[in-house]
RNA sequence: CCAGGCGGGAUAGGCGGUCGCGGUUCCGCGGAAACGCGGGACUGAGGAAAGUCCGGGCUCCAUUGGGCAAGCCGCUGGCUAACGGCCAGGGGGAGCAAUCCCGGGAAAGUGCCACAGAAAAUAAACCGCCCUGAGUCUCGCUGAAUAAGCGGGAUUGAAGGGUAAGGGUGAAACGGUGGGGUAAGAGCCCACCAGUGAUGGAAGCAAUUCCGUCAGCUAGGCAAACCCCGGCAGGAGCAAGGCCAAAUAGGGAGACGCUUGAGGCUGGCCCGGCCGAUAUGUCUCCGGGUAGGCCGCUUGAGGGUUAUGGCAACAUAACUCCCAGAGAAAUGACCGCUGUUCCCGCUCAAACAGGAAACAGAACCCGGCUUAUUUCCCGCCUGGCGCU
Numbered sequence: 001c002c003a004g005g006c007g008g009g010a011u012a013g014g015c016g017g018u019c020g021c022g023g024u025u026c027c028g029c030g031g032a033a034a035c036g037c038g039g040g041a042c043u044g045a046g047g048a049a050a051g052u053c054c055g056g057g058c059u060c061c062a063u064u065g066g067g068c069a070a071g072c073c074g075c076u077g078g079c080u081a082a083c084g085g086c087c088a089g090g091g092g093g094a095g096c097a098a099u100c101c102c103g104g105g106a107a108a109g110u111g112c113c114a115c116a117g118a119a120a121a122u123a124a125a126c127c128g129c130c131c132u133g134a135g136u137c138u139c140g141c142u143g144a145a146u147a148a149g150c151g152g153g154a155u156u157g158a159a160g161g162g163u164a165a166g167g168g169u170g171a172a173a174c175g176g177u178g179g180g181g182u183a184a185g186a187g188c189c190c191a192c193c194a195g196u197g198a199u200g201g202a203a204g205c206a207a208u209u210c211c212g213u214c215a216g217c218u219a220g221g222c223a224a225a226c227c228c229c230g231g232c233a234g235g236a237g238c239a240a241g242g243c244c245a246a247a248u249a250g251g252g253a254g255a256c257g258c259u260u261g262a263g264g265c266u267g268g269c270c271c272g273g274c275c276g277a278u279a280u281g282u283c284u285c286c287g288g289g290u291a292g293g294c295c296g297c298u299u300g301a302g303g304g305u306u307a308u309g310g311c312a313a314c315a316u317a318a319c320u321c322c323c324a325g326a327g328a329a330a331u332g333a334c335c336g337c338u339g340u341u342c343c344c345g346c347u348c349a350a351a352c353a354g355g356a357a358a359c360a361g362a363a364c365c366c367g368g369c370u371u372a373u374u375u376c377c378c379g380c381c382u383g384g385c386g387c388u
Stems, first nucleotide, its partner, number of pairs: 001384010013338007021044010046359001050370002053368005058237004065271004071232004075089005091102004104228002109226002111222003126167002128163005135155008175193006194218002196215008241295004251286006263275003302321008340357004345352001
């Protein structure tokens, strides 16, 4: 200098002025109060506020247990309120590397693997190789002989037998390399290697790793296919829920029931538990009224700094700070100066003039994940080239 990897931070900003909004609070005036008017101080939309994909806090069912089905998660150990998150480790894969990606089980069972190929898992013979083999050619021997017989070699249609080492197909074809053996071959046998099973030892909390012995035992892929194993968990949600005020038609019809129990209890079913009515209880349908105000609503599993412990995620302690609460929806507009980056004119460059700058707006709150996106800044690491 170039290429790449990981982490953190910022985000048309800053200063000043004028005007206009919301919240908290103080002062003055009016008011019985609610509140109104005026003035001051402080404060007011993000890294994702988005998606609603996870997990919770909180509220209600509600006095609230168990099981089944359905659902979600899936290596090991930690962190956390919890999680499908984060940190560390281990195994597999990609990359020269820094790093990144994935995760229970395929010998419990069922199922699928198009096309090609002989055959796609209790699989198998297309080409090829070997044996037998009618016929043909040839050599040798016997023979008087171009007859016939015996034996060897070459070639060889059909047919029969052996083979899975070689070739082909495919994403993938029943371990690999070498040797022996065989008619030709094959773990058929042997040596070494890999895997699997049994077994012994060592390290580690564990996942797992390493070392040794025995055994020719050799078992493709898919579970984000059904399934098996282990674990998790009640549901609904701020349009949750609570208070106040007001209005209407405490209207009409029907069914069941009254403790030997109608009906109901926030996903389905079952068990358990509970509520439950004696002239009125529960449920279904039709019709009518109201939908106004206040709370929930912002002090939090909160932020910052330092110290200690820990590889880290994080935990503990001390000190310090208050940083939106709208309610059809506030957080804005204008002016001046100026900062960053980019484009363009000019220039050796700089300076200078001009122009432009993404994704996007809180709605009960918080921890994550995912998606969209402009321009930069800082730090560490890997590879390459060059110089010293």